[in-house]
Context: one part of a larger RNA
RNA sequence: AACGAACGCUUGCGGCAGGCCUAACACAUGCAAGUUGAACGGUAAAUAUGGUUUCGACUUUAUUGAGAGUGGCAAACGGGUGAGUAACACGUGGGAACAUACCUAUAGGUGGGGGAUAACUGUGGGAAACUACAGCUAAUACCGCAUAUCUUCUACGGAAGAAAGAUUUAUUGCCUAUAGAUUGGCCCGCGGUUGGUUAGAUAGUUGGUGAGGUAAUGGCUCACCAAGUCUGUGAUCAGUAGCUGGUUUGAGAGAACGAUCAGCCACAUUGGGACUGAGAUACGGCCCAGACUCCUACGGGAGGCAGCAGUGAGGAAUAUUGGACAAUGGGGGAAACCCUGAUCCAGCCAUGCCGCGUGAGUGAUGAAGGCCUUAGGGUUGUAAAGCUCUUUCAGCGGGAAAGAUAAUGACGGUACCCGCAGAAGAAGCCCCGGCUAACUCCGUGCCAGCAGCCGCGGUAAGACGGAGGGGGCUAGUGUUGUUC
Numbered sequence: 001a002a003c004g005a006a007c008g009c010u011u012g013c014g015g016c017a018g019g020c021c022u023a024a025c026a027c028a029u030g031c032a033a034g035u036u037g038a039a040c041g042g043u044a045a046a047u048a049u050g051g052u053u054u055c056g057a058c059u060u061u062a063u064u065g066a067g068a069g070u071g072g073c074a075a076a077c078g079g080g081u082g083a084g085u086a087a088c089a090c091g092u093g094g095g096a097a098c099a100u101a102c103c104u105a106u107a108g109g110u111g112g113g114g115g116a117u118a119a120c121u122g123u124g125g126g127a128a129a130c131u132a133c134a135g136c137u138a139a140u141a142c143c144g145c146a147u148a149u150c151u152u153c154u155a156c157g158g159a160a161g162a163a164a165g166a167u168u169u170a171u172u173g174c175c176u177a178u179a180g181a182u183u184g185g186c187c188c189g190c191g192g193u194u195g196g197u198u199a200g201a202u203a204g205u206u207g208g209u210g211a212g213g214u215a216a217u218g219g220c221u222c223a224c225c226a227a228g229u230c231u232g233u234g235a236u237c238a239g240u241a242g243c244u245g246g247u248u249u250g251a252g253a254g255a256a257c258g259a260u261c262a263g264c265c266a267c268a269u270u271g272g273g274a275c276u277g278a279g280a281u282a283c284g285g286c287c288c289a290g291a292c293u294c295c296u297a298c299g300g301g302a303g304g305c306a307g308c309a310g311u312g313a314g315g316a317a318u319a320u321u322g323g324a325c326a327a328u329g330g331g332g333g334a335a336a337c338c339c340u341g342a343u344c345c346a347g348c349c350a351u352g353c354c355g356c357g358u359g360a361g362u363g364a365u366g367a368a369g370g371c372c373u374u375a376g377g378g379u380u381g382u383a384a385a386g387c388u389c390u391u392u393c394a395g396c397g398g399g400a401a402a403g404a405u406a407a408u409g410a411c412g413g414u415a416c417c418c419g420c421a422g423a424a425g426a427a428g429c430c431c432c433g434g435c436u437a438a439c440u441c442c443g444u445g446c447c448a449g450c451a452g453c454c455g456c457g458g459u460a461a462g463a464c465g466g467a468g469g470g471g472g473c474u475a476g477u478g479u480u481g482u483u484c
Base pairs, nucleotide, nucleotide: 001483002482003481005480006479007478008477009476012356013355014354015353016352017351018349019348020314025312026311027310029309030308031307034073035072036071039070040069045064046063047062048061050059051058052057080267081266082265090191091190092189093188094187095186098184099183103180104179105178106177107176108175109174110173111145113143114142120135121134122133123132124131125130150161151160152159153158165172166171167170193239194238195237200230201229202228205227206226207225208224209223210222211221212220242264243263244262245261246257247256248255249254269290270289271288272287273286292303293302294301295300320346322345323344324343328342329340330339331338332337359389360388361387362386369380370379371378372377393425395420396419397418398417399416403411428473429472430471431470432469433454434453435452439468440467441466442465443464449456450455
């Protein structure tokens, strides 16, 4: 000098930031990913309307249209955490054998058919979660056929590969191919931890041939062949650790660190696995196994806060079960709009930084009181009182934004402006032997105690405790911890 700090005492206001460093411990409750009727079959209810009527009701048409279901897109982003990882994980610079939904551009195409299935209806099973059978139906769901600018394969003869429509009739979709953009996968050089009381390690191991696999290279995998490969310039093993931009300190060189913010990586109760998909081996998806918790009719089921709040536990220690989608951005939709604990705001905390205030001027009978005293006086001290002023901030009343290009403002009746009253509501903490700025008295008597080091205290203690006085910093101040 610094801090994501804690603790003691104290505490007026504002702005900006920051806020589980410990148990990647366990979690009650709510919310955090939906949207689309302009893809589809359909539809409760309401309103209006026409008809029938035994006045109970039944029914036609139109409008609005809930909740489910099929399909599409999204859910792989955004948000959290740092357990693992000493690794091409990260940083930096290169490389070739790749993929890329949505978007942009270009060139073409969009013909003609088919069979199902959920919803629904019926009958069942089950405590529940859920589920069986039969029947009915649609599509931008599914499957053939045709065609092929084009693409792929090829023995160069040829073979194979598409499509989807919708509506308010103006659009928008769909398919094939190429190019771009963006994003990602892969490979390599170099760089950054400790230990030699770890010296040898390695059989898919190292290389080759061929095959398989992948979007793609490759022992990535397999068969065969060879016996290699790494290592004292530290292999292997063990410990520790997410990496970086950066942060702190320092004149620098360096050292230590990696909170907040940004980039990358890894993980999502523990371990394993794949499915779907352009993209995951998927935090709020699936399957299996384990531990734990919960429900049960004991047959069987359900769950995963390292999302935002919040609870318990741990701990010296870290906040509200808040508001809004107004802005910025994201998903869906043609749009209206819906969703968004991302985000923007508010709440709590002196945790930090910065700013402001707690009054200003005048005032000597140097008042009273306190303390000291050589008893004369000194000091507290212009300090107070008194007199003359001011009103920042806080308070009360009134007005009132920008943020929003037409509409839309959570923040918020907020910032800010005007007015009112009144010095009024607002100072503490540590220290005073030396280092180190600041001294006396009383009490105590090696006791009680202090202490960072040296050291103080055993009857005149400037070092303990109190008082007066003084010094330092100031809404803080000391202590402890850590780094330089």
RNAcentral holds the full RNA, with entries from ENA. This is a predicted structure of a 484-nucleotide part of an RNA (small-subunit ribosomal RNA, 5' domain) from an uncultured archaeon. Its mean pLDDT, the model's own confidence on a scale to 100, is 85.